[in-house]
RNA sequence: UUGUUAUCAAGAAAGGCUGAGGGAACAGGCCCGAAGACGCCUUAGCAACCGCUUUACUCAUCUCACUGUAUAUUUGUGGUGGGGAGAAAGGUGCUACUUCCUGCUCCAGUAGUCCGGAGGAAGAUAAAUA
Numbered sequence: 001u002u003g004u005u006a007u008c009a010a011g012a013a014a015g016g017c018u019g020a021g022g023g024a025a026c027a028g029g030c031c032c033g034a035a036g037a038c039g040c041c042u043u044a045g046c047a048a049c050c051g052c053u054u055u056a057c058u059c060a061u062c063u064c065a066c067u068g069u070a071u072a073u074u075u076g077u078g079g080u081g082g083g084g085a086g087a088a089a090g091g092u093g094c095u096a097c098u099u100c101c102u103g104c105u106c107c108a109g110u111a112g113u114c115c116g117g118a119g120g121a122a123g124a125u126a127a128a129u130a
Stems, first nucleotide, its partner, number of pairs: 001130001004127005013043005021032003026103004044095003049091002052086003057083006064076002099122001104119004109114001
């Protein structure tokens, strides 16, 4: 970097440095910003994707043993996998605004206000892959 899968209305900020634009790109809107945004560093925090734990959470399956013998059944040991639960040491990620909103297609309206509904595109993050 390409493609795949999952998620994207929840959650979580202080200090220091810097100094002008910033909220991915384009357009329209709406916001943040010299009372210092964005960015960088430190510390703290959020979440739980990967990873971890589960010797009475549960389900499936396999092995072995027991019972039993019509190869069905009972009980137990151990392994694997799914779900649930837990922790937050590890790999990431995140900590204004729904991915800030809309843009394309289909559906549905309202006098008007109205985050309308479903999908798509683009993007972000994770996981595994080339």